Overview:
The part of an RNA shown here (small-subunit ribosomal RNA, central domain) has 351 nucleotides and comes from an uncultured bacterium. Its mean pLDDT, the model's own confidence on a scale to 100, is 82. Its Rfam family is "Bacterial small subunit ribosomal RNA". RNAcentral holds the full RNA, with entries from ENA, Greengenes and SILVA.

Context: one part of a larger RNA
């Protein structure tokens, strides 16, 4: 250097979202000759290695003969492939135009149901809770019911195997601003592409800082039970927190446990968005195409389970990662952080 792998055995980084260096790169033409190929010439000391022969009684040892391969330099030639230069193409990519769907994002305003609390009316002895109870609330009038008010949080039905988003994630309604996507026509640019070490950005929940807010729920905590005990499960309370603004943290079974891109390889069924055709007065129906999202399934793959045009099939390109178990995602060092800690990341030793 080559050779094996990464759904579940070790292994896809949370998102590759943006993107640098690097690697890789569509169709056809002319030139060049760096890579590439061929020929010729030079060099690669001796010893050693390899093969043959011989000498020490054999061997080790020694002598002698013989190259190739390969490497490198120079010259000449070739021009298929790669590179480079120039001039092109339109299929990749991007743009324009015309339509369309959507809980995509940010900000502001706003609605009703329900819980809780407050005030008042009616009304009287219970209520709540459990396996059973008790703590708890209630004659200072609770629970129930009616009216009015306050406040916070979440949005029933629609709702779906549905939609959108790079992922995390996103759901009452309206408005403003704003990102992406799909379909159609073939109008424009003309390879502008793919991947991406470092880097930048985003990133659930919990947690942290400052200031607000606090209805319900509820770590911690208090009490009642249960129990041998019960630092729990059950019950009554209840503070951080959950909510908002700004700033940190940067981790999750961040999962499809499946990196991205491109091409190729049987079908069937459902569903979402768009289009074309057929039909019709029109719509529905029916057929086809594109993009998504699900269920089965052929070939093939797989240790099996299973995957199967949304591949875990057949190939190419680029990145990340793995190498028995424990020690250990730990110690030390470094970077980041207010802290909690995160990232990077061993060894001795045991087996």
């Nucleotide at each position: 250097c080559u050779g094996g792998g990464c759904g579940u055995a070790a292994a896809g980084a949370g998102u590759u979202g943006c993107g640098u260096a690097g690697g890789u790169g569509g169709c056809a033409g002319u030139g060049u000759a760096a890579g590439u190929u061929a020929a010729u010439a030079g060099u690669g000391a001796a010893a050693g290695c390899g093969u043959g022969u011989g000498g020490c009684u054999c061997a080790a040892c020694c002598a002698u003969a013989c190259u190739c391969a390969c490497a490198u330099u120079a010259u000449u030639a070739a021009a298929a492939c790669u590179g480079c230069a120039c001039a092109g193409c339109u299929u990749g990519a991007g743009g324009a135009c015309g339509a369309g769907a959507g809980a995509g994002g940010u900000c502001a305003c706003u609605g009703g149901a329900a819980u809780u609390c407050c005030a008042a009316g009616u009304g009287u002895a219970g209520g709540a809770g459990u396996g059973a109870a008790a703590u708890c609330c209630g004659u200072a009038g609770a629970u129930a019911u009616u009216u009015g008010g306050a406040g916070g949080a979440a949005c029933a039905c629609c709702g779906a195997u549905g939609g959108c988003g790079u992922a995390g994630g996103c759901a009452g309604g309206u408005g403003a601003c704003u990102g992406g996507c799909u379909c159609g026509u073939u109008c424009c640019u003309g390879a502008c592409a793919c991947u991406c070490a470092g880097g930048c950005a985003c990133g659930a929940a919990a947690g942290c800082g400052u200031g607000g807010g606090g209805a319900g729920c509820a770590a911690a905590c208090g009490g009642g039970a249960u129990u041998a005990g019960a630092u729990a499960c059950c019950c009554c309370g209840g503070u951080a927190g959950u909510c908002c603004a700004c700033g940190c943290c940067g981790u999750a079974a961040a999962c499809g446990a499946u990196g991205g891109a491109u091409g190729c390889u049987a079908g069937c069924u459902g569903u979402u968005a768009g289009g074309a055709g057929u039909a019709u007065c029109g719509a529905c129906c029916c057929u086809c195409c594109u993009a998504g999202u699900a269920g089965c399934g052929u070939a093939g793959c797989u240790a099996a389970c299973g995957c199967g045009u949304u591949a875990a099939g057949c190939a190419u390109c680029c990145c990340g990662c793995c190498u028995g178990u424990g020690g250990a995602g730990u110690a030390c060092g470094g970077u980041c952080g207010c802290a909690a800690g995160a990232c990077u990341a061993a060894a001795a030793c045991a087996u």